Overview:
Small-subunit ribosomal RNA, 5' domain from Alicyclobacillus sp. Talven1, 523 nucleotides, folded computationally. The coordinates come from a structure-prediction model, not an experiment, and the mean pLDDT is 84. The source organism's lineage runs through Bacteria, Bacillati, Bacilli, Caryophanales and Alicyclobacillus. Rfam family: Bacterial small subunit ribosomal RNA. Its family is annotated with structural constituent of ribosome and ribosome in the Gene Ontology.
[in-house]
Context: one part of a larger RNA
RNA sequence: GGACGAACGCUGGCGGCGUGCCUAAUACAUGCAAGUCGCGCGGGUGCCUUCGGGCAUCAGCGGCGGACGGGUGAGUAACACGUGGGCAAUCUGCCUUUCAGACCGGAAUAACGCCUGGAAACGGGUGCUAAUGCUGGAUAGCGCAAUGGGUAGGCAUCUACCUGUUGGGAAAGGUGCUACGGCACCACUGAAAGAGGAGCCCGCGGCGCAUUAGCUAGUUGGUGGGGUAAUGGCCUACCAAGGCGACGAUGCGUAGCCGACCUGAGAGGGUGACCGGCCACACUGGGACUGAGACACGGCCCAGACUCCUACGGGAGGCAGCAGUAGGGAAUCUUCGGCAAUGGGCGCAAGCCUGACCGAGCAACGCCGCGUGAGCGAAGAAGGCCUUCGGGUUGUAAAGCUCAGUCACCCGGGAAGAGAGACCAAGGGAGGGAAUGCCCUUGGAGAGACGGUACCGGGAGAGGAAGCCCCGGCUAACUACGUGCCAGCAGCCGCGGUAAUACGUAGGGGGCAAGCGUUGUCC
Numbered sequence: 001g002g003a004c005g006a007a008c009g010c011u012g013g014c015g016g017c018g019u020g021c022c023u024a025a026u027a028c029a030u031g032c033a034a035g036u037c038g039c040g041c042g043g044g045u046g047c048c049u050u051c052g053g054g055c056a057u058c059a060g061c062g063g064c065g066g067a068c069g070g071g072u073g074a075g076u077a078a079c080a081c082g083u084g085g086g087c088a089a090u091c092u093g094c095c096u097u098u099c100a101g102a103c104c105g106g107a108a109u110a111a112c113g114c115c116u117g118g119a120a121a122c123g124g125g126u127g128c129u130a131a132u133g134c135u136g137g138a139u140a141g142c143g144c145a146a147u148g149g150g151u152a153g154g155c156a157u158c159u160a161c162c163u164g165u166u167g168g169g170a171a172a173g174g175u176g177c178u179a180c181g182g183c184a185c186c187a188c189u190g191a192a193a194g195a196g197g198a199g200c201c202c203g204c205g206g207c208g209c210a211u212u213a214g215c216u217a218g219u220u221g222g223u224g225g226g227g228u229a230a231u232g233g234c235c236u237a238c239c240a241a242g243g244c245g246a247c248g249a250u251g252c253g254u255a256g257c258c259g260a261c262c263u264g265a266g267a268g269g270g271u272g273a274c275c276g277g278c279c280a281c282a283c284u285g286g287g288a289c290u291g292a293g294a295c296a297c298g299g300c301c302c303a304g305a306c307u308c309c310u311a312c313g314g315g316a317g318g319c320a321g322c323a324g325u326a327g328g329g330a331a332u333c334u335u336c337g338g339c340a341a342u343g344g345g346c347g348c349a350a351g352c353c354u355g356a357c358c359g360a361g362c363a364a365c366g367c368c369g370c371g372u373g374a375g376c377g378a379a380g381a382a383g384g385c386c387u388u389c390g391g392g393u394u395g396u397a398a399a400g401c402u403c404a405g406u407c408a409c410c411c412g413g414g415a416a417g418a419g420a421g422a423c424c425a426a427g428g429g430a431g432g433g434a435a436u437g438c439c440c441u442u443g444g445a446g447a448g449a450c451g452g453u454a455c456c457g458g459g460a461g462a463g464g465a466a467g468c469c470c471c472g473g474c475u476a477a478c479u480a481c482g483u484g485c486c487a488g489c490a491g492c493c494g495c496g497g498u499a500a501u502a503c504g505u506a507g508g509g510g511g512c513a514a515g516c517g518u519u520g521u522c523c
Base pairs, nucleotide, nucleotide: 001523002522003521004520006519007518008517009516010515013370014369015368016367017366018365019363020362021328026326027325028324030323031322032321035064036063037062040061041060043058044057045056046055047054048053071281072280073279081205082204083203084202085201086200087199090198091197092196095194096193097192098191099190100189101188103137104136105135106134112127113126114125115124116123117122144167145166146165147164148163149162150161151160152159153158173186174185175184176183177182207253208252209251214244215243216242219241220240221239222238223237224236225235226234256278257277258276259275260271261270262269263268283304284303285302286301287300306317307316308315309314334360336359337358338357342356343354344353345352346351373403374402375401376400383394384393385392386391407464409459410458411457412456413455417450423444424443425442426441427440428439429438467512468511469510470509471508472493473492474491478507479506480505481504482503488495489494
């Protein structure tokens, strides 16, 4: 000198864009943060009814989602991360493409009714009922398993393709339209491929201490078995005695890693806030269930600590989501608005949900921009300060005159962000084609949190808007008075004991400026 997620002191006009618990991964009141589908199913309630039923709503069964999105950095020195490879050792819901299919049956159960336990949380018994819930059978090959034959290739185990035999394996409907034959859309089943996602393995790379020198029994390898989507001591039985280490094993300490960020001419040094990628965690520890995916932040079970309720028998909870509270601390914000946009979940859709997100609020915390006026104005006014008493200086500074009106203030107008999607109507097109549907075109209606904001026009008036640090040398800027080794200053050198440019005040000056200084940290 630069930088900062800063803090402290004095001061403080406006705007834009960012940023804002670095400490206690401390404890949490309250509200909200993940639902949705009635075009899967039966029912309850309310309304209407042409008595066929229809509409609305609610819990339940069922489907999809709750593994994303959001938070935090505790743990982790590790294939956790980065980078480059491998899987002939793998899985993959939704989406895209292609091929084929969806046949015949069955048994239950919640809701509900009745009885009943409990303070509650929550149950128990019995009876009835539905499905895209569960289940038996059929059908099926380039799929799966076992077992033959052949071709080609490789990477040791083998892989790809062709062809036999045997075995076992699937499904679900709903809505609309109809010429009543079916058709369309959304779902469903099997298979192949893709895309995206995930798992596993390996080379290399990135902390300190040797005042840590030896470490290791599932340890290292093999065989059989188990387990997994899958390789593997991942697990197990047996066998062998190995494996690692001064090229730093092991131990201890510290730490999430990276893209990046700061600094520097670079090499390098430091850091890992915000934003993006990966990992790990979700009161602490352990465990599995469901599922395409979890060992699952707002799911379950067990144990523990803590808090709360209780009729003392027993129950409930988990903000490292958004706000907010207490505490800790030098220190870090609103218990705000909206789903209008972007994105996500569900749904044919209308739509519903969304503290993701978009916005607003608070804070000079940072960066950037703007303003606090401009021109003229010497009798160089008054006042202040200094003085050698002549004067010097403050100083064109003020006053005064003439102006322009930025920001703020008042009045008026007033956005873009929003239609490309979906909905309604009309027309057209493809296909074997009537309707629905699909595709295209045209038209229509509605929808903005921010916000009466940005922006634009008009109005009045210099009016409302400057401080902070420094002036001995380093280092730019000097005099007077007070004080008298006192009071004090200080980054280093050092100032102060009676003329202090170094303390305090004043005048003057220098620097920066809505900031200026100080402290801390890094280069």